[in-house]
Predicted 3D model of a 391-nucleotide RNA (Bacterial RNase P class A) from an Actinomycetes bacterium. It was read from a public genome assembly, where an Rfam model found it. It matches the Rfam family "Bacterial RNase P class A". It is annotated as a ribozyme.

RNA sequence: UGAGCCGGCCGGGUGGCCGCGGUCGGUGCCGGUCGGGGUCACCCCCCAGCCGGCGCAGGUCGAGGAAGGUCGGGACUCCACAGGGCAGGGUGCUGGCUAACGGCCAGUCGGGGCGACCUGCAGGAAAGUGCCACAGAGAACAGACCGCCGAUGGCGGCGCCUCCGGGCGCCGCACAGGUAAGGGUGAAACGGUGCGGUAAGAGCGCACCAGCGCCCGGGGCGACCCGGGCGGCUCGGCAAACCCCACCCGGAGCAAGGUCGAACAGGGGGCACGGGCGGCCCGUCCGGCGCAUCUCCGGAUGCACCACCCCCAGGUGGACCGCUGAGAUGGAUGGCCACCCCACCCUCCCUGGAGGGUGGACAGAAUCCCGCCUACAGGCCGGCUCACCGU
Numbered sequence: 001u002g003a004g005c006c007g008g009c010c011g012g013g014u015g016g017c018c019g020c021g022g023u024c025g026g027u028g029c030c031g032g033u034c035g036g037g038g039u040c041a042c043c044c045c046c047c048a049g050c051c052g053g054c055g056c057a058g059g060u061c062g063a064g065g066a067a068g069g070u071c072g073g074g075a076c077u078c079c080a081c082a083g084g085g086c087a088g089g090g091u092g093c094u095g096g097c098u099a100a101c102g103g104c105c106a107g108u109c110g111g112g113g114c115g116a117c118c119u120g121c122a123g124g125a126a127a128g129u130g131c132c133a134c135a136g137a138g139a140a141c142a143g144a145c146c147g148c149c150g151a152u153g154g155c156g157g158c159g160c161c162u163c164c165g166g167g168c169g170c171c172g173c174a175c176a177g178g179u180a181a182g183g184g185u186g187a188a189a190c191g192g193u194g195c196g197g198u199a200a201g202a203g204c205g206c207a208c209c210a211g212c213g214c215c216c217g218g219g220g221c222g223a224c225c226c227g228g229g230c231g232g233c234u235c236g237g238c239a240a241a242c243c244c245c246a247c248c249c250g251g252a253g254c255a256a257g258g259u260c261g262a263a264c265a266g267g268g269g270g271c272a273c274g275g276g277c278g279g280c281c282c283g284u285c286c287g288g289c290g291c292a293u294c295u296c297c298g299g300a301u302g303c304a305c306c307a308c309c310c311c312c313a314g315g316u317g318g319a320c321c322g323c324u325g326a327g328a329u330g331g332a333u334g335g336c337c338a339c340c341c342c343a344c345c346c347u348c349c350c351u352g353g354a355g356g357g358u359g360g361a362c363a364g365a366a367u368c369c370c371g372c373c374u375a376c377a378g379g380c381c382g383g384c385u386c387a388c389c390g391u
């Protein structure tokens, strides 16, 4: 100098004018009311206090790093709930932090990067079940298409021997058979390299390497790491398939919920010498008609019912609380102007200034808090890495 990595922070400033919401005290008017005074007393009037409403001028406070998405957790509220289990759901390396979390910090292991560093839904596949497309012969206690071999058996040919039954040797075929090194398919083909071995081959044997299991020693709280020995040769992948293991989990949410409570209607109660006016009905008695009973009419009395009346309780409209050092409940926190700041463009003088223009994001609380995720013009600070150059 260039290219990067990580962490933290700001996210316009000053002044003027106008406007909005909360709150504080002041003041004017109106209404209500306790008290005092004037009056013999009342109405009325006067004084001062309190409450409510309307107005005036003023003081003070008034969005965010994400207030957003409403994803996780909690406070708070109501409902449910002996205890245990099942079902269902969530979380899933280790240690710590936290009220809690699927969050944060530090580490381990895997993956990526030359590196600073980034990143991972990271338990169990030698508990069980299931799946592994296409291609391929074969996809999980596998398989034989091409290839290699054909030792052994078979068939054919030639030669030799013969006790005539046959035997031996060589060559050929590739029928049985052997093989899994090589080719080929695939994301994956049942360890890799070398030597030996063989008819050809193969962990078949050996050496080294990789992986797995077991054991021992050392380090670490732990995940895990380092070293050594033994074993059989090697035991594929998927649990973001069922499942297994460990831990956790009741539901709904501030339109939660609570307080006060109108009219009208409905519910319950009050009944006393029925307190007052009334309606209707029943029982008993008396009278009228009648020989007599019921019906009918009139009266007396008793008891009950209904409504008015009074009382009580619940609910609805509504108001208030929940609600906050922003605290609304049709939802305030803003607008304009000037100067400054930053970026870009144009013009002029000239290499440093002057003038003009345009732009300055994402987004806006609604019970509160802790996180996560997502959006964001522009800018500042700190630490670190790599490359090149100079000394």
Base pairs, nucleotide, nucleotide: 001387002386003385004384005383006382007381008380009379010378012340013339014338015337016336017335018334020062021061022060023059024058026056027055028054029053030052031051032050033049035047036046037045038044064362068373069372071371072370073369074368075367076253077252078251079250088249089248090247091246092245093107094106095105096104097103108122109120110119111118112117123244124243128242129241130238131237132236145183146182147179148178149177152176153175154173155172156171157170158169159168160167161166191209192208193207194206195205196204210234212231213230214229215228216227217226218225219224257321258320259319260318267312268311269310270309278306279305282302283301284300285299286298287297288296341360342359343358344357345356346355347354348353349352